[in-house]
């Protein structure tokens, strides 16, 4: 230098334009003589940045940045 794929919560990942979920983990209750297990509630999210399409964008296109990866 040239193609591709990925970028959601602390971690792993869903999410087929209509106001974002799961499972771990984290706080608290409740079990227990403590822990651990178990259950119940909860908190935590500028959907990676900008602009664009659109009545509405995590989704769609496009320019970046960042990884990973293939050619050379």
């Nucleotide at each position: 230098g040239g193609g591709g794929a990925u970028g959601u919560u602390a971690c792993u990942c869903a999410g087929u334009g209509g106001u974002a979920g799961a499972g771990u983990g984290c706080a608290u209750g409740c079990u227990u003589u403590c822990c651990a297990u178990g259950u119940a509630u909860g908190a935590g999210g500028u959907c990676c940045u900008g602009g664009g399409u659109u009545c509405a964008a995590u989704u769609c296109a496009u320019a970046g940045c960042a990884u990973c990866u293939c050619c050379a």